[in-house]
């Protein structure tokens, strides 16, 4: 900090939906109500210090020029508390405070 941007996904995160479990009533391949996320499920959220894509910025050597083409984009320890969406989290504040 001038350490890019945007999808895909992964850790991880919770309970609005659907699925699953439990009790009760009606009932009788099942409906309906309440609870349970200490339910390894689905939808769903999701990393600056995760993965990987495509773009973007700089170098290269060539060309009148531009286009394709190669090479780089490095390092990142780290709260408490706030904040949204149902709700929470490694999400936002934030590469903040602080080391």
């Nucleotide at each position: 900090a001038u350490g890019u941007g945007c999808g895909u996904c992964u850790a991880g995160g919770g309970u609005u939906c659907c699925g699953g479990c439990c009790u009760g009533c009606c009932a009788u391949u099942g409906g309906c109500a309440g609870g349970c996320g200490a339910c390894c499920g689905g939808u769903c959220c999701g990393a600056g210090a995760g993965a990987g894509g495509c773009a973007g910025u700089c170098c290269c050597a060539a060309u009148c020029a531009u286009a394709a083409g190669g090479g780089a984009u490095a390092c990142a320890c780290g709260g408490c508390g706030g904040g949204a969406c149902a709700a929470a989290a490694g999400c936002c504040c934030g590469g903040g405070a602080g080391a």
Guanidine-I riboswitch aptamer from a soil metagenome, 99 nucleotides, folded computationally.
The sequence is in RNAcentral, with records from MGnify.
It matches the Rfam family "Guanidine-I riboswitch aptamer". Gene Ontology term of the family: regulation of gene expression. About the family: This family represents a conserved RNA structure found upstream of the ykkC and yxkD genes in Bacillus subtilis and related genes in other bacteria.
Its mean pLDDT, the model's own confidence on a scale to 100, is 82.
The model forms 100% of the base pairs in the Rfam consensus.